[in-house]
Molecule: c-di-GMP-I riboswitch aptamer
Organism: Amphibacillus marinus
RNA sequence: UGACGAUAAUGGCAAACUUAUUGAAAAGUAAGGACGCAAAGCUACGGGUCUAAGGCAGAAUUGCUACGAUAGCCGGGUUACCGAA
Numbered sequence: 001u002g003a004c005g006a007u008a009a010u011g012g013c014a015a016a017c018u019u020a021u022u023g024a025a026a027a028g029u030a031a032g033g034a035c036g037c038a039a040a041g042c043u044a045c046g047g048g049u050c051u052a053a054g055g056c057a058g059a060a061u062u063g064c065u066a067c068g069a070u071a072g073c074c075g076g077g078u079u080a081c082c083g084a085a
Base pairs, nucleotide, nucleotide: 004083005082012037013036017032018031019030020029021028022027035072041078042077043076045075046074047073048070049069050068054065055064056063057062
């Protein structure tokens, strides 16, 4: 330095749920709370998934659609703490 990952050390993050708030929604943010996480840091580049405001179609219930969301769905990219085997 690269790979790897201990019932090691120091710290870190925080699912469900609750409250407040933003949003059309999915979901986000803040506080509480811990199911878990060695990148559960960052990044929508590829695939997946969720939503469908707007748009398009329809006589209509509705259908299709991301420029919305998800990095705690997977892969890629990128940065990083520690050091037993």